[in-house]
RNA sequence: GGGGUCAUAGCAUAGCCUGGCAGUGCGCCUGGCUCCAGACCAGGAGACCUGGGUUCAAAUCCCGGUGACCCCA
Numbered sequence: 001g002g003g004g005u006c007a008u009a010g011c012a013u014a015g016c017c018u019g020g021c022a023g024u025g026c027g028c029c030u031g032g033c034u035c036c037a038g039a040c041c042a043g044g045a046g047a048c049c050u051g052g053g054u055u056c057a058a059a060u061c062c063c064g065g066u067g068a069c070c071c072c073a
Stems, first nucleotide, its partner, number of pairs: 001072007010026004020056001028044005049065005
């Protein structure tokens, strides 16, 4: 220098191909239960790496950038 894969909540992960309310597990908060705690039950907060484009509508499609890993030179 060229190419490939990947980036979603504190952590892990689904959804992306085929555009339509962003889900799940653990963790966290509140309440119930308990003498207290744990377990269990109910409820709740919290995320699409970044900039632009297309579209009525973008995590998803297109382009640029950043970062991680891998391959070629």

Predicted 3D model of a 73-nucleotide RNA (transfer RNA) from Candidatus Iainarchaeum sp. The prediction has a mean pLDDT of 86.